[in-house]
């Protein structure tokens, strides 16, 4: 250097739960935990799931009077500009073996 991920190093990572933080949430941190992982390094570019804080939509109660309107609440429903690289291809860098 190509290829390929059969082997896995007194080595790497770290699911579920837990205590703490943090956020509307989904979910991130962080300390313990190991179910697992050959890229469970890194990247949202394609799809896919979650989640709906602001917004959109009409509903419903109330105020208000400028009454085919405004304003507040409340439960509904779309909605990513939020999250997920341990959902899955892409891309990018390394590790290990064996030729």
């Nucleotide at each position: 250097u190509g290829u390929a991920g059969u082997u896995a190093c007194u080595g790497g990572c770290a699911a579920a739960c837990u205590g703490g933080g943090u956020g509307a949430a989904a979910g991130c941190c962080u300390a313990g935990g190991a179910c697992g992982c050959a890229a469970a390094g890194c990247u949202u570019c394609c799809g896919g799931u979650c989640u709906a804080a602001a917004g959109g939509c009409g509903c419903u109660g109330u105020a208000u009077u400028u009454u085919u309107a405004u304003g507040c609440a409340g439960a509904g429903u779309c909605c990513a500009c939020g999250a997920u690289a341990g959902c899955g291809g892409g891309g990018u860098u390394g590790c290990u073996u064996c030729a």

c-di-GMP-I riboswitch aptamer, 99 nucleotides, folded computationally. Model confidence (mean pLDDT): 82 of 100.